RNAcentral holds the sequence, with entries from ENA, Greengenes and SILVA. Small-subunit ribosomal RNA from an uncultured rumen bacterium, 1508 nucleotides, folded computationally.
RNA sequence: AGAGUUUGAUCCUGGCUCAGGAUGAACGCUGGCGGCGUGCCUAACACAUGCAAGUCGAACGAGAACUCUAGGAUGAGACUUCGGUGGAUUCUUGGAAAUUCUAGUGGCGGACGGGUGAGUAACGCGUGGGUAACCUGCCCUUAAGAGGGGGAUAACAGAGAGAAAUUUCUGCUAAUACUCCAUAUGCUUACAGAGCUGCAUGGCUCAGUGAGGAAAUGAAUUUCGCUUAAGGAUGGACCCGCGUUUGAUUAGCCAGUUGGUGGGGUAACGGCCUACCAAAGCUACGAUCAAUAGCCGGCCUGAGAGGGUGAACGGCCACAUUGGGACUGAGACACGGCCCAAACUCCCACGGGAGGCAGCAGUGGGGAAUAUUGCACAAUGGAGGAAACUCUGAUGCAGCAACGCCGCGUGAGUGAAGAAGUAUUUCGGUAUGUAAAGCUCUAUCGAUGGGAAAUAUAAUGAAGGUACCCAAGUAAGAAGCCCCGGCUAACUACGUGCCAGCAGCCGCGGUAAUACGUAGGGGGCAAGCGUUAUCCGGAUUUACUGGGUGUAAAGGGAGCGUAGAUGGAAAGGCAAGUUUGAAGUGAAAGCCUGCGGCUCAACCGCAGAACUGCUUUGAAAACUGUUUAUCUAGAGUACUGGAGAGGUAAGAGGAAUUUCUAGUGUAGUGGUAAAAUGCGUAGAUAUUAGGAAGAACACCGGAGGCGAAGGCGUCUUACUGGACAGAUACUGACAUUGAGGCUCGAAAGCGUGGGUAGCAAACAGGAUUAGAUACCCUGGUAGUCCACGCUGUAAACGAUGAAUACUAGGUGUUGGACAGCGUAAGCUGAUCAGUGCCGUCGCUAACGCAAUAAGUAUUCCACCUGGGGAGUACGUUCGCAAGAAUGAAACUCAAAGGAAUUGACGGGGACCCGCACAAGCGGUGGAGCAUGUGGUUUAAUUCGAUGCAACGCGAAGAACCUUACCUGGUCUUGACAUCCCAUUGAAUAGUUAUGUAAUGUAAUUAGUCUUCGGACAGUGGAGACAGGUGGUGCAUGGUUGUCGUCAGCUCGUGUCGUGAGAUGUUAGGUUAAGUCCUGCAACGAGCGCAACCCUUAUUGAUAGUAGCCAAUAUUUAGUUAGGCACUCUAUUGAGACUGCCGAGGUUAACUCGGAGGAAGGUGGGGAUGACGUCAAAUCAUCAUGCCCCUUAUGAUCAGGGCUACACACGUGCUACAAUGGCGGAGAACAAAGAGAAGCGAAAGAGUGAUCUGGAGCAAAUCUCAAAAAAGCCGUCUCAGUUCGGAUUGUAGUCUGCAACUCGACUACAUGAAGCUGGAAUCGCUAGUAAUCGCGAAGAAGAGUGUCGCGGUGAAUACGUUCCCGGGUCUUGUACACACCGCCCGUCACACCAUGGGAGUUGGAAAUGCCCAAAGUAGGUGUAGAGCCUCCUAAGGCAGGUCUAAUGAACUGGGGUGAAGUCGUAACAAGGUAGCCGUAUCGGAAGGUGCGGCUGGAUCACCUCCUUU
Repeated sequence: AGAGUUUGAUCCUGGCUCAGGAUGAACGCUGGCGGCGUGCCUAACACAUGCAAGUCGAACGAGAACUCUAGGAUGAGACUUCGGUGGAUUCUUGGAAAUUCUAGUGGCGGACGGGUGAGUAACGCGUGGGUAACCUGCCCUUAAGAGGGGGAUAACAGAGAGAAAUUUCUGCUAAUACUCCAUAUGCUUACAGAGCUGCAUGGCUCAGUGAGGAAAUGAAUUUCGCUUAAGGAUGGACCCGCGUUUGAUUAGCCAGUUGGUGGGGUAACGGCCUACCAAAGCUACGAUCAAUAGCCGGCCUGAGAGGGUGAACGGCCACAUUGGGACUGAGACACGGCCCAAACUCCCACGGGAGGCAGCAGUGGGGAAUAUUGCACAAUGGAGGAAACUCUGAUGCAGCAACGCCGCGUGAGUGAAGAAGUAUUUCGGUAUGUAAAGCUCUAUCGAUGGGAAAUAUAAUGAAGGUACCCAAGUAAGAAGCCCCGGCUAACUACGUGCCAGCAGCCGCGGUAAUACGUAGGGGGCAAGCGUUAUCCGGAUUUACUGGGUGUAAAGGGAGCGUAGAUGGAAAGGCAAGUUUGAAGUGAAAGCCUGCGGCUCAACCGCAGAACUGCUUUGAAAACUGUUUAUCUAGAGUACUGGAGAGGUAAGAGGAAUUUCUAGUGUAGUGGUAAAAUGCGUAGAUAUUAGGAAGAACACCGGAGGCGAAGGCGUCUUACUGGACAGAUACUGACAUUGAGGCUCGAAAGCGUGGGUAGCAAACAGGAUUAGAUACCCUGGUAGUCCACGCUGUAAACGAUGAAUACUAGGUGUUGGACAGCGUAAGCUGAUCAGUGCCGUCGCUAACGCAAUAAGUAUUCCACCUGGGGAGUACGUUCGCAAGAAUGAAACUCAAAGGAAUUGACGGGGACCCGCACAAGCGGUGGAGCAUGUGGUUUAAUUCGAUGCAACGCGAAGAACCUUACCUGGUCUUGACAUCCCAUUGAAUAGUUAUGUAAUGUAAUUAGUCUUCGGACAGUGGAGACAGGUGGUGCAUGGUUGUCGUCAGCUCGUGUCGUGAGAUGUUAGGUUAAGUCCUGCAACGAGCGCAACCCUUAUUGAUAGUAGCCAAUAUUUAGUUAGGCACUCUAUUGAGACUGCCGAGGUUAACUCGGAGGAAGGUGGGGAUGACGUCAAAUCAUCAUGCCCCUUAUGAUCAGGGCUACACACGUGCUACAAUGGCGGAGAACAAAGAGAAGCGAAAGAGUGAUCUGGAGCAAAUCUCAAAAAAGCCGUCUCAGUUCGGAUUGUAGUCUGCAACUCGACUACAUGAAGCUGGAAUCGCUAGUAAUCGCGAAGAAGAGUGUCGCGGUGAAUACGUUCCCGGGUCUUGUACACACCGCCCGUCACACCAUGGGAGUUGGAAAUGCCCAAAGUAGGUGUAGAGCCUCCUAAGGCAGGUCUAAUGAACUGGGGUGAAGUCGUAACAAGGUAGCCGUAUCGGAAGGUGCGGCUGGAUCACCUCCUUU
């Protein structure tokens, strides 16, 4: 830092998506260790249990325990003189001192610490100030002081109530509890004075008078306490400036409300409260209302500006089940206090009570999701205490969790037989891969054993035998996850077959998937890796930095003008903005820099910098601002003048249309592509005259004028607005823009009243059509017109807001005035104001704009932010209505779009060509038959070819074979190929026997080579394999068709363009031709065209056998001799090149005409087929990938089938006849071919097919072989015939193993349809069509087919308007699978979200009234108790507002959905140009009327411009 995605490609606009970073995360797979952090984001949901706030006996009385002591009682063991001694133990009374404990009184603390984020849009928070309007326990400093009294009360004792909680009565007692008196410097208060001082109210000091008010001398060893006053510190309270989310589909809000006075209240100011008075206050700079939200330091991201966020740590605030309230206190309206109400939970003896984890653990619940009912007060800190100490779920630690960050490890070296395995393979190999194994080492972590801190400077260690250290020894105990089509690093195989699946975007998957699944391999990261969610970035995609609005989204329809914003010149003052200096603040932590401490790092410590801000203050005065007095260049006023469809009103005019009356006149008229409806013999149309009415104003007229826009067009008059020019004078910035607002605003439409000639939505009829709710025609109502109102929209467009200034030119035109010239008309020059065109710079994505900017700048307003949904819904405002204005969301798509490019296409244009049409000739389509196809049938009717470009096609030939199909039988290493083993000697040819439908079986005869290994061959066997006309022509090669023998298709360099591309290849001529010439930012070149090749037409030379015969001889006969002149044959030449002449043409190419010539302008014909198109045809010629079959989808045999037959189509043959049929006579004339498994002569037989026969010939020798039509003679005489020959019968011939299915031919007999063919359609331009016969190919036979050959031998072409096809240029395009394209709407079906909807349910905040707990205050009461009053939570009632959810019946449109229905509206002139507004009509797209626009093609005219 960018990338992918709209297109055939391009540039742009524009959205979507990705790569990065982050997280209090969650989920999936996996998981070795340690350090430091972090851990209910959801239900401010409910909570069992334990703990989290106590402490002080040095305040007090009392009690208890223990020790000691005195007395009393008891009296154990022991001793004993049995009398006792002695005194353990126990009990009891009293005292003392020490210690300990404690319920209670009292003090201090429970207002800190800890939690949470519900509420709050607020002085709540942040920042900076203020308090002269305040308070402050404990702490510090200073000053002073503590003298005397008093009465109670808990505990306790006794007696009661109650289940309990708790509580009542009587009696006793203490204090640092309570209270009275004294004292009082200072304090408070009342009165009045002086001095100093402040921004105002005011403040400070001093002195005076009156009044008022303290204490615990308690405890004690020091010391700790108490009271008053002042100050400090700390903490708090209040006020103010600035900042602090969204919505206007929330525009008005507020009654203690705003202010004042008096009073009250508070620590204190204040409507904080109250009485009275005034009527204010807030708001477009967004009040009120609604929604959302704790705020900040910071954190994440970002280059920054910003954007997002507010976990952990720190500051502030708020809250503690919900709501209200006060008490105590220095401090609370109080998380672990009180009272009341409500909900919930628990206990209960039913009377009544108890409770509040948003403290730490923990439980349930919710949830995708978040930990232990741990240890310790050792440290730090807090409360109390004099202290010891006690308490402390604050805190320090530990536990759980890869939740995050950081660090470490899972080994290192060597090791090629490149092992095995695996994967793949073209089978050779390649990859995994030095990887492993093997060998040599090491020990970080873990595990084992041992030692052992700091944290505590005296003691005290929860963590913890922890961190850390040492030892021995083993590579052992420690790697996964995601990805591999592009973006994006990384590829192969198999499976699957639009299935299963993937996917962040584009998109993969329909039988060869680098995109699915698996494997091998590879890439990335690594104790993690991916996915999901969210935020920033990329996104300059809300643009302050840093965007736009002619056509992509976007300029308001236009003007006037308010607020606001901006604003001319010179000078002075001020200093608000601005610039600069200083001071304060900007907490700490964090970020950054440097240094340091944990082995490093994360983490932590220290120092610095930074905190871009705010406040105060000093200075400056250029700019902005403000103010003072000026100026005239902006703006305006006055004067003169001309131009104009500017506006309003009144009057006037002629042409035309229609109509009425009358005349003339007769059968039509009218209308259309053609018709019909209509009108007309009751007299139309036409024509003449007269009258009436309404509407619009021809020519002039012009991209000419005027107007702000809409718009304005006959003439005259009246009133009136604006612009312009000229020359002076005046005002003195008066200006520009303009949110709201006001006014104007085409057409259609609405209301009321008129008017209505023409036109004409709707409607009616006639046509057209498959239909025709249309286009066309005939009628026709609203409306169009007028007046007065309303509506307020248009493609209201220059799709271009207004204003000002500047920036080359050229050329028109309108209005003015000036100068020069000219008698004039006028010309020339310069100028102001409009209005057009071309064009430089510049701009633009391009098109284009270009002084009338879309250029360069400034000011102000309006508007845009992907397409659809949708200018729709809801709400609101306006409107009589139609509707207008404002104006979303859900959902859905990955595009929608602009300009330009190349093609293709057009029922667009221009030019050109072609048997394309036209002009002709002959056919097809009708008949019969042949042949192919479809269909049908069948066991099978094998398969393929299917518009042109399949259909007498593959097939140059199906009786068997062919043959691929069917039925039945048979074989399984196979009918065919290679390899191995065994065996045999054959193979082959023949014979015999037997048997079959067939392959067989048996015997036998003849019959190899050899170096004896074998070769070769047969048979048998095993497996590799053979085989397949099985599939895929959409996996392919090759071959072929077609456009098309059309003239095209491209490249290199250069140039132009941001680019796709263009140029060249276009243009003017010309040609069969991109053929050639000329011109030209092109110059050249290639594949095509042409030529080179073959053949044919003329001819020379050479050569004459099998060819030829002129002359000579000969003969039936070129038969022979002879000859090679001629014909012919076949080899090589010549010839034709626009070469010559003339004309035209650009001195060209070339065209036309002519000469000569056998041939004349590529002489005729053939071969030859550019780049490419059609996924065109062929896997069945052949080859071939993959798939499939393998005792069968292979092989083989017989029979059948491919030959079927209600039918349809193509291609042909024969005909329908006299230009003919038939017969006759021989007196006609070819060319090109073929021939040995052959052609087959003569001669003979047969009516004939043919047979017998066998000469000759491997061919210029022989044979096929007769050419036919034509010609001559005769006959038939227009008939279903002497036409036509189908069909059928009989008899035959030939081929062949075999003619039944199923051959060809012959003879005789039979004698069908058919009398020239509808719509439609085919071929052909000269030796051609037409017609006539001849030949050949191909396994025997078999063709009307195919391929060749010659004979006879025409007609016509004016011409390019039209049909078809093609080429070039141009134009439009919403097409690019390219018009067989694209695409619109209804209807039907499925799904989705949404609007309306009788309503229903919930919530919120208010309002009014009722009732009113606790409680403060007040009243009453001596006081207490009690009672009363105001206020008031909760509650109740009432009607509305807002909001959310849901929603019956029903209903509206919308979106999405491979193959539904109806039409075809749009894109080409889209077949009626389209679109906008409006009205109306119709199944639907839509149609029509009125007005508007060009974002309309084509043609013509006009105008203007450019070039010469």